[in-house]
RNA sequence: UGAAGCGAUCUAAGAGGUCGCCCGUUUCUUUGCAAACAGGAGGAAAGUCCGAGCUCCAUAGGGCAAGAUGCCAGUUAAUGGCUGGGGGGAGUGAUCUCCGGAAAGUGCCACAGAAAGCAAACCGCCCGGACGCGCAAGCGUUGGGGUAAGGGUGAAAGGGCGAGGUAAGAGCUCACCGGUCCUGCGGUAACGUGGGUCGCACGGUAAACCCCAUCUGGAGCAAGGCGGAAUAGGGAAGCGUUUGAGAAUGGCCCAUUCGAGCUUUCGGGUUACGCCGCUUGAGCCGCGCGGUGACGCACGGCCUAGAUGAAUGAUCUCUGGCUACAGAUUGGCGACAGGCUGUAGCAACAGAACUCGGCUUACGGAUCCUUCAACCG
RNA sequence: GAAGCAGAUAGCUCAUCCUGGUAGAGCAUUUGGUGAGAGACCAGAGGGUAGGGGGUUCAAAUCCUCCUCCGUUUCA
Numbered sequence: 001u002g003a004a005g006c007g008a009u010c011u012a013a014g015a016g017g018u019c020g021c022c023c024g025u026u027u028c029u030u031u032g033c034a035a036a037c038a039g040g041a042g043g044a045a046a047g048u049c050c051g052a053g054c055u056c057c058a059u060a061g062g063g064c065a066a067g068a069u070g071c072c073a074g075u076u077a078a079u080g081g082c083u084g085g086g087g088g089g090a091g092u093g094a095u096c097u098c099c100g101g102a103a104a105g106u107g108c109c110a111c112a113g114a115a116a117g118c119a120a121a122c123c124g125c126c127c128g129g130a131c132g133c134g135c136a137a138g139c140g141u142u143g144g145g146g147u148a149a150g151g152g153u154g155a156a157a158g159g160g161c162g163a164g165g166u167a168a169g170a171g172c173u174c175a176c177c178g179g180u181c182c183u184g185c186g187g188u189a190a191c192g193u194g195g196g197u198c199g200c201a202c203g204g205u206a207a208a209c210c211c212c213a214u215c216u217g218g219a220g221c222a223a224g225g226c227g228g229a230a231u232a233g234g235g236a237a238g239c240g241u242u243u244g245a246g247a248a249u250g251g252c253c254c255a256u257u258c259g260a261g262c263u264u265u266c267g268g269g270u271u272a273c274g275c276c277g278c279u280u281g282a283g284c285c286g287c288g289c290g291g292u293g294a295c296g297c298a299c300g301g302c303c304u305a306g307a308u309g310a311a312u313g314a315u316c317u318c319u320g321g322c323u324a325c326a327g328a329u330u331g332g333c334g335a336c337a338g339g340c341u342g343u344a345g346c347a348a349c350a351g352a353a354c355u356c357g358g359c360u361u362a363c364g365g366a367u368c369c370u371u372c373a374a375c376c377g
Numbered sequence: 378g379a380a381g382c383a384g385a386u387a388g389c390u391c392a393u394c395c396u397g398g399u400a401g402a403g404c405a406u407u408u409g410g411u412g413a414g415a416g417a418c419c420a421g422a423g424g425g426u427a428g429g430g431g432g433u434u435c436a437a438a439u440c441c442u443c444c445u446c447c448g449u450u451u452c453a
Base pairs, nucleotide, nucleotide: 001373002372003371004370005369007368008367009366010365011364013319014318015317016316017315018314019313021040022039024037025036026035027034028032042349046360047359049358050357051356052355053354054220055219056218057217061254062253063252064251066216067215068214069213070212071085072084073083074082075081086099087098088097089096090095100211101210105209106208107205108204109203122151123150124147125146126145127144129142130141131140132139133138159177160176162174163173164172178200179198181196182195183194184193185192186191224276225275226274227273234266235265236264237263238262239261246258247257248256283302284301285300286299288297289296290295321346322345323344324343325342326341327340329338330337331336378452379451380450381449382448384446385445388404389403390402391401398435406422407421408420409419410418428444429443430442431441432440
């Protein structure tokens, strides 16, 4: 210098003028469409995908169903998040990525292929028989048996590779590698490593059903509470009142509590009003200590939007940022680097709605870190 | 605002998805026949990366996941 990797931090332009918006406080012999002062979006406020706080339902109970998670350990209020570790895979590397069980059972594995799941003989190879040809060696045809080493098919053909062995072959036997089971040592564990044992019996798929382990009661601030306003609970049918309808929002059953009304239908009345919940919170900043780290502990400081058709805006001037092009120029032995001037362009994604912790997705710029390659000294 | 449900396949309307294995039908388009011509009829043909990305699998329209868009229901 170029290419790549991975997080972290910062910024989301600044200053001034003019015109506006929302909330709060104060002032007033102007009580208002007032004035003054202070404050006023984000890193994702988003998607609403996980986890909680808070509130109500019953104190949140039992079973089934359903759903989620899935190597090990830790962290946390909690999690499917995060951190560290283990094993497999990819990459020259920084680094990235995957993760229970297929020797409990069931299902599926198209096409091709001889055979696709307690495997299979199409070609080939080997050993016999019969027939034909030939002087003979042998060759051809046909049928029987052996063989999974070779060919061919396929995503996948029942360990790999070498030697021995054999009629030809085959874990048939042996060494090495892989694997099963048992076991010593190290590690909290996943696992690693050493020894023995078994010739290997066990293909893939669980983001197919399923099995195992762990977890989950339901609903959501339109939760919920207070006040106000309105009103008539009218007709019909069915069910029920201790032989218990129905309700307590549960998917179902049980248990528990309440319990005299409930359901359907026809025809009507009223309101989408105000206040609380509402922003002091697992909060933010600084510093110290413990921990590899996520994180925890201690001390000090700070208060930082609370609107409800929903504010946080518009415009002008100057300055700054980035990119491209052009111009001259400075430093260095060099690879190369730096600023200056001019012109043009660019400045994204997006917008609180009860509140947090994560994840995911969208997106402009700056800095730091790591790796590889080339070049210079 | 909160909580769900259903969907996106040829120019149009829909199958196939559950239970993975060559994406199909009708209309439309187009070529030929019949006919003076048009319509109808008969015989053919073309047209698709299944909304977009990633994953599981030998193999994905189908299974899982993340986005985009459309429709719809409930709650004071």

This is a predicted complex of two RNAs, RNase P RNA and transfer RNA, with 453 nucleotides together. The coordinates come from a structure-prediction model, not an experiment, and the mean pLDDT is 77.